The prediction has a mean pLDDT of 90. This is a predicted structure of a 350-nucleotide part of an RNA (small-subunit ribosomal RNA, central domain) from a metagenome. The RNAcentral record of the full RNA draws on SILVA. Rfam family: Bacterial small subunit ribosomal RNA.

[in-house]
Context: one part of a larger RNA
């Protein structure tokens, strides 16, 4: 490469917009590029393969056939597939009525706790460990009690719950502003999937400026532990972590399971939404459609599990895997202020 594969063995891109390709719903008309049939004309020769001669046979050679599965012209088919045109509405979308939600952005406000700063009351210890010690306290600590000030971070609701593509997202108001779901079935008429590059988004930690800095706290100082202890315990702490503008772009970024449609027994619990029965009304109860758990028919799977949220049974489209080490190195290239990030090999070695 053919292929077989991608939840745990080697593989799913972190996610999400979308461009070029790829594929793409129902019905009819017309075209006939694909695709089928028939002609014709061509497909050098020698190789293959039949058959039949020649060297004592064979290889080897010489005739004839026959093949050369190809082209290229025509006359013809029109089910697919493709152009075009005309219609449709089950895909998509649009409208119209509702209601759920920690989806985002910005401004604002609240209580607990915490450290500090005043002042009150008090007096010898506090503090912290498996035990201690450093620490802190007569220059009045810890405890309480009122007062002030500052950052961070939302107890309980809080759920096996919700949103969100993914990263994530929790106290309470306001305003901005994204998507979902339900119901109606009114317009639009395939407008669709799906994405190489491309752009964006993307925890943490780190990075460049300006602020802030209670508590936590790499790093660092001290005490202990110990044979030592550059740890694990303690008692101090600087970045950091918080804001804002800017950069990085990684992760066990995981459901280790792209992403769309369509198929295929069911049982229970939940969140959101309509309907029915019943009822004075709610609940419950039964159907429905959208999420989200669990447990299982049938298949699947090496198993382990997965099992209408599929790891079943198909179809399109991407990404990816192809023995361990070497190595995500080295070298080029690109991108970042650094820190590194993407692409990403060979000797050699088992």
């Nucleotide at each position: 490469u053919u292929g077989g594969g991608c939840g745990u063995a080697a593989a799913g891109g972190g996610c999400g917009c979308g461009u070029a390709g790829g594929c793409g719903g129902c019905c009819g008309g017309c075209c006939a590029a694909g695709u089928c049939g028939g002609g014709u004309g061509u497909g050098g020769a020698a190789u293959c393969c039949c058959u039949c001669g020649g060297c004592u046979c064979a290889a080897c050679c010489g005739a004839g056939g026959a093949a050369c599965u190809g082209c290229a012209c025509u006359c013809g088919a029109u089910a697919c597939u493709g152009g075009u045109u005309g219609g449709c509405u089950a895909g998509a979308g649009u409208c119209c009525g509702g209601g759920a939600g920690g989806g985002g952005a910005u401004g604002g406000u609240g209580g607990a706790a915490u450290u500090c700063c005043c002042a009150g009351u008090g007096u010898a210890g506090c503090g912290g460990u498996g035990a201690a010690a450093u620490g802190c306290g007569u220059a009045g600590a810890u405890a309480u009690u009122g007062g002030g000030a500052a950052g961070a971070a939302c107890a309980c609701c809080g759920g096996u719950g919700g949103c969100g593509a993914a990263g994530g997202c929790g106290g309470c108001c306001a305003u901005c502003u994204g998507g979902a779901c339900c119901g109606g079935c009114a317009c639009u008429g395939a407008c669709g999937c799906u994405g190489a590059g491309g752009c964006g988004c993307g925890a943490a930690a780190g990075c460049c400026a300006g602020g802030g800095g209670a508590g936590c706290g790499a790093a660092u100082g001290g005490g202990a532990u110990u044979a030592g202890a550059u740890a694990c315990c303690c008692c101090g702490g600087u970045a950091g972590u918080c804001c804002u503008g800017g950069c990085u772009g990684u992760a066990a970024a995981c459901g280790a399971u792209g992403g769309g449609c369509a198929c295929u027994u069911g049982a229970u619990g939940u969140g959101g939404c309509g309907g029915g029965u019943a009822c004075u009304g709610a609940c419950c109860c039964c159907c429905g459609c959208c999420g989200u758990g669990u447990c299982g028919a049938a298949g699947c799977u090496a198993a382990c599990g997965c099992g209408u949220u599929a790891a079943g049974u198909g179809c399109c489209c991407c990404g990816c895997c192809u023995g361990g080490g070497g190595a995500g190195u080295a070298c080029g290239g690109u991108c970042g202020c650094a820190a590194g990030g993407c692409u990403g090999a060979a000797a050699c070695u088992c």